[in-house]
Molecule: transfer RNA
Organism: Caldicoprobacter faecalis
RNA sequence: AGAGUCGUAGCUCAAUGGGAGAGCGCUUGCUUCACACGCAAGAGGUUGAGGGUUCGAUUCCCUCCGACUCUA
Numbered sequence: 001a002g003a004g005u006c007g008u009a010g011c012u013c014a015a016u017g018g019g020a021g022a023g024c025g026c027u028u029g030c031u032u033c034a035c036a037c038g039c040a041a042g043a044g045g046u047u048g049a050g051g052g053u054u055c056g057a058u059u060c061c062c063u064c065c066g067a068c069u070c071u072a
Base pairs, nucleotide, nucleotide: 001071002070003069004068005067006066007065010024011023012022013021018055026042027041028040029039030038048064049063050062051061052060
């Protein structure tokens, strides 16, 4: 210098155009003398940034930023 993959909740990851979700974690309640386990409920997201296509974008296109890999 060129090519590819990825970026989504505190962490690990789903979601291929029309309701943003799961597990763990966190908070509250029940339970217990207390803790843990268990049960129930809840909070937490500008989907890396900007722009474009579309009635509608996590999803499609372009640019940039970052991580990893390959080639030179």